[in-house]
RNA sequence: UCCUCCGAGGAGCGUUGCGACGGUCGCCUUAAUUCGACCGCCAGGCUCGGGGUGUCCAAAUCCGCAACGGCGCUCACGAACU
Numbered sequence: 001u002c003c004u005c006c007g008a009g010g011a012g013c014g015u016u017g018c019g020a021c022g023g024u025c026g027c028c029u030u031a032a033u034u035c036g037a038c039c040g041c042c043a044g045g046c047u048c049g050g051g052g053u054g055u056c057c058a059a060a061u062c063c064g065c066a067a068c069g070g071c072g073c074u075c076a077c078g079a080a081c082u
Base pairs, nucleotide, nucleotide: 001054003052004051005050006049007048008047009046010075011074012073013072014071015070018045021040022039023038024037025036026035044068
């Protein structure tokens, strides 16, 4: 670091639907892939931390610790004011 599993970033309900995913159809075509359209599903898909297979790389030590997540409503928590 790719992928994967777990945890954290306080929650619930409703809603819109980009990407991904699933289905159908279309183009070229022997077929498939790619691409496109439609339908379905869909707001932790992001960041941080820990573990794992693989790959890659190579100093060590110390200190510190988040920032974000469409729209509406509600709850929780904290602060301020009355």

The RNA shown here (SAH (S-adenosyl-L-homocysteine) riboswitch aptamer) has 82 nucleotides. It was read from a public genome assembly, where an Rfam model found it. Rfam family: SAH (S-adenosyl-L-homocysteine) riboswitch aptamer. Rfam links the family to the GO terms S-adenosylhomocysteine metabolic process and regulation of gene expression. A reference for the family is Wang et al. (2008), "Riboswitches that sense S-adenosylhomocysteine and activate genes involved in coenzyme recycling", Mol Cell.